The RNA shown here (c-di-GMP-I riboswitch aptamer) has 83 nucleotides and comes from a soil metagenome. RNAcentral holds the sequence, with entries from MGnify. Model confidence (mean pLDDT): 83 of 100.

């Protein structure tokens, strides 16, 4: 090259407070769209912690926690094998 190979949007089921996750359909794309949240980076806010406002119910911020590896950066791994 070729063969293999993943699966965006939507749709169903089922989780979750949420972002968002699994499993099935699906294919927009990926040559590491295979791992890891370890640095930015973007969301999310139920419990909890401390601030601000309110008369109160409450509301907001900011942390803690979380979510995205198909945002970007490192780290680790790796499948074919024409000419």
């Nucleotide at each position: 090259a070729a063969a293999g190979g993943c699966a965006a949007a939507c749709c169903g089921c089922c989780g979750g407070a949420g972002a968002c996750g699994g499993c099935g359909g699906g294919a927009c794309g990926c040559a590491a769209a295979g791992c890891u949240c370890c640095g930015g980076g973007c969301c999310c806010u139920a419990c909890c912690g401390c601030c601000u406002c309110g008369a109160a119910g409450g509301a907001g911020g900011c942390g803690c926690g979380g979510g995205c590896g198909g945002c970007c950066g490192a780290g680790c791994u790796a499948c074919c094998g024409a000419a």